[in-house]
RNA sequence: GAGCCGGCCGGGCGGUCGCGUCAGGGUUCCCUCGCGGGAGCUCUGCCGAGGAAAGUCCGGGCUCCACAGGGCAGGGUGGUGGGCAACGCCCACCCGGGGUGACCCGCGGGACAGUGCCACAGAAAACAGACCGCCGGUCUUCGGACCGGUAAGGGUGAAACGGUGGUGUAAGAGACCACCAGCGUCCGAGGUGACUCGGACGGCUCGGUAAACCCCACCCGGAGCAAGACCAGACAGGGAGCGUUCGAGGGCGGCCCGCCCGAGCUCCCGGGUAGGUCGCUAGAGGCUGGCGGCAACGUCAGCCCGAGAGGGAUGGCCGCCCGUACGCCUCGGCGUACGACAGAACCCGGCUUACAGGCCGACUCGU
Numbered sequence: 001g002a003g004c005c006g007g008c009c010g011g012g013c014g015g016u017c018g019c020g021u022c023a024g025g026g027u028u029c030c031c032u033c034g035c036g037g038g039a040g041c042u043c044u045g046c047c048g049a050g051g052a053a054a055g056u057c058c059g060g061g062c063u064c065c066a067c068a069g070g071g072c073a074g075g076g077u078g079g080u081g082g083g084c085a086a087c088g089c090c091c092a093c094c095c096g097g098g099g100u101g102a103c104c105c106g107c108g109g110g111a112c113a114g115u116g117c118c119a120c121a122g123a124a125a126a127c128a129g130a131c132c133g134c135c136g137g138u139c140u141u142c143g144g145a146c147c148g149g150u151a152a153g154g155g156u157g158a159a160a161c162g163g164u165g166g167u168g169u170a171a172g173a174g175a176c177c178a179c180c181a182g183c184g185u186c187c188g189a190g191g192u193g194a195c196u197c198g199g200a201c202g203g204c205u206c207g208g209u210a211a212a213c214c215c216c217a218c219c220c221g222g223a224g225c226a227a228g229a230c231c232a233g234a235c236a237g238g239g240a241g242c243g244u245u246c247g248a249g250g251g252c253g254g255c256c257c258g259c260c261c262g263a264g265c266u267c268c269c270g271g272g273u274a275g276g277u278c279g280c281u282a283g284a285g286g287c288u289g290g291c292g293g294c295a296a297c298g299u300c301a302g303c304c305c306g307a308g309a310g311g312g313a314u315g316g317c318c319g320c321c322c323g324u325a326c327g328c329c330u331c332g333g334c335g336u337a338c339g340a341c342a343g344a345a346c347c348c349g350g351c352u353u354a355c356a357g358g359c360c361g362a363c364u365c366g367u
Base pairs, nucleotide, nucleotide: 001365002364003363005361006360007359008358009357011321012320013319014318015317016316017315019048020047022045023044024043025042026041027040028039029038030037031036050341054352055351057350058349059348060347061346062224063223064222065221069257070256071255072254074220075219076218077217078216079093080092081091082090083089094108095106096105097104098103109215110214114213115212116209117208118207131154132153133150134149135148136147137146138145139144162180163179164178165177166176167175181205183202184201185200186199187198188197189196190195228278229277230276231275237269238268239267240266241265242264249261250260251259252258285304286303287302288301289300290299291298292297322339323338324337325336326335327334328333329332
């Protein structure tokens, strides 16, 4: 100098005006015999967004329904071993690919169970076949035509039925031989395992595609805080249809079987309400240190952790400082503008996406 990986911050301080929850005080009104309670306004005080609060894509907690299961269908995951409450997440390793390297990327089971597909080009895209060429034969108007053999060479393509050398031949070919690559079977060694290394034998070679159907292994109840629970309050019924062991209707996510509850259910007209409280934030929580582990992580000790709204608050201005850009000049100041992405709503763990600027650490390559 160039690069690669990880972690962190993401404007600071002060003043002022305003907004929201909560606590305390004052005041007005209402209820009550009273104690007391409620509502509005106001004062003071504490606190008041994020690393992604986002997308809602996965996984859980929590709540309700069900808990009697079985089959079919459906969805998801997919190298191996571990971590975790769980996961499609994380860690380590294996295999394949890329990079000089640090390191990065991989939707990474199965293509001898079956089916399908392989654009364009090309003769031919999966089972053999032959466009040019090569060789032999016959014919010839001497340009070539036809028949047969061949797959070494040329050409096409992302991909063309092993590669190199030799023997052989009319020309050739795993037809045969040597070495190499690959596949399968067996054996040995290492590893928990994916797998790796080595050896022997075999037929000589079998294309790709499963984010195509499919097959294999494993996993999966449904709905979601408008879940759900409690309190208070209002009202007016009428009509039609179906049904009460000849079982309407409902539940077990879908279908079938099966099981359970079961006296109400559906539609129309009319009427009423749309308030409050809880759930509601301290949790698989964070930081530091010790120990175990390569690591993810686990465990122990200490310390710390103050948004919880419900038309939904978290904002504006000023001063100083910091950073960036532009302009001016007397070269160090002045002036102006900007300070990213974005914003809680039951809560966690992840992933993905957005992000001005900056800090720290480890490592690699070149000089």